Formats: sequence, C1' cells, structure tokens
RNA sequence: GGGCCUAUAGCUCAGCGGCAGAGCAGCCGGCUCAUAACCGGUUCGUCGCAGGUUCGAUCCCUGCUAGGCCCA
Repeated sequence: GGGCCUAUAGCUCAGCGGCAGAGCAGCCGGCUCAUAACCGGUUCGUCGCAGGUUCGAUCCCUGCUAGGCCCA
C1' cells in the first nucleotide's frame, strides 16, 4: 500500500428495509428459618461517527474511526 471481517443494553449475542429483542447481570416481589437455586414482574439503547438513497434505514450505498485476519 491492497483485500476481507467485526462494531446493537452493564456483558455475550440475535435482528439485515416497516414500533430494537433474548440470555446473563441489576432492581422489586414470591418461595425458604435464612442463603443459593427456582418462579413472577421490571429499568436500561443518539444500533461506532458523518453524509447519501428511500414514504420509511440497525439493515442498502459512500467516506471516516476503532479492533481483528490475509496478501504485498
């Protein structure tokens, strides 16, 4: 220098044009003599950043940033 992959909740990840989800963690409650386990409820997101396309973008396009891999 060139190519590819990844970036979504505190953590691990799903979702790939039409209201952003799960598990774990946290909080509240149940159960228990009590704790753990188990059960019920519940809070938390500028979807890495900036533009573009579209009636509508986490999703498509372009540039950038960060991390990883390959080639030179």